Transfer RNA from Gonapodya prolifera JEL478, 71 nucleotides, folded computationally. It matches the Rfam family "tRNA". Rfam describes the family as follows. Transfer RNA (tRNA) molecules are approximately 80 nucleotides in length. By type it is a transfer RNA. The RNAcentral record of the sequence draws on ENA and Rfam. The coordinates come from a structure-prediction model, not an experiment, and the mean pLDDT is 82.
[in-house]
RNA sequence: GCGUGGGUAGUGUAGUGGUAUCAUUAGCCCCUGCCACGGGUUAGACCCGGGUUCAAUUCCCGGCCCACGCA
Numbered sequence: 001g002c003g004u005g006g007g008u009a010g011u012g013u014a015g016u017g018g019u020a021u022c023a024u025u026a027g028c029c030c031c032u033g034c035c036a037c038g039g040g041u042u043a044g045a046c047c048c049g050g051g052u053u054c055a056a057u058u059c060c061c062g063g064c065c066c067a068c069g070c071a
Stems, first nucleotide, its partner, number of pairs: 001070007010024003018054001025043006047063005
C1' cells in the first nucleotide's frame, strides 16, 4: 500500500429504514436486627463527515481507530 471483518451506556453485548435489547455499573426504595443475596425504580450509548430517503444507528461514499490476511 491492498483486501476482509469490526467500532453501540463506565464495561461486555443484541438489534433493526421509524429515537436501541440484555447483563453489569451508579443513585433511590423495599426486604433483613445489620451486611450480603434477592426484588422494584431511575440514570447512562449508536466513532466522525457527506450522500440517498418523509425518516439513517441501519443503506452508499470518504476519513480515523482496532484485529486478521496479502504484498